[in-house]
RNA sequence: GGUUGAUAAGGGCAAACCCGCUGAAAGGCGGGGACGCAAAGCCUCCGGUCUUCGGGACUAACGGUCCAAAGAUAGCGGGGUUGCCGGU
Numbered sequence: 001g002g003u004u005g006a007u008a009a010g011g012g013c014a015a016a017c018c019c020g021c022u023g024a025a026a027g028g029c030g031g032g033g034a035c036g037c038a039a040a041g042c043c044u045c046c047g048g049u050c051u052u053c054g055g056g057a058c059u060a061a062c063g064g065u066c067c068a069a070a071g072a073u074a075g076c077g078g079g080g081u082u083g084c085c086g087g088u
Stems, first nucleotide, its partner, number of pairs: 002088004012037002017032006035075001041081003045078003048073003055067005
């Protein structure tokens, strides 16, 4: 350096749920909590999925239905990038 996660050590992260803050929402952040995770470290480039304040269409209409990311998800997958320990 390549490849790999059987075993082991020291550790790391933290789903659901609860509380607080934040956001129109999806969601995010902090605390508690552990379902899991060998990149569950980091990056929205590609595909997927979620949301719809504002915008557009329909409607007689406060309203309702539909369309649509620039919002979100890196714990949906691919890709990029960095890295601990062990095997080989």
The RNA shown here (c-di-GMP-I riboswitch aptamer) has 88 nucleotides and comes from a Gammaproteobacteria bacterium. It was read from a public genome assembly, where an Rfam model found it.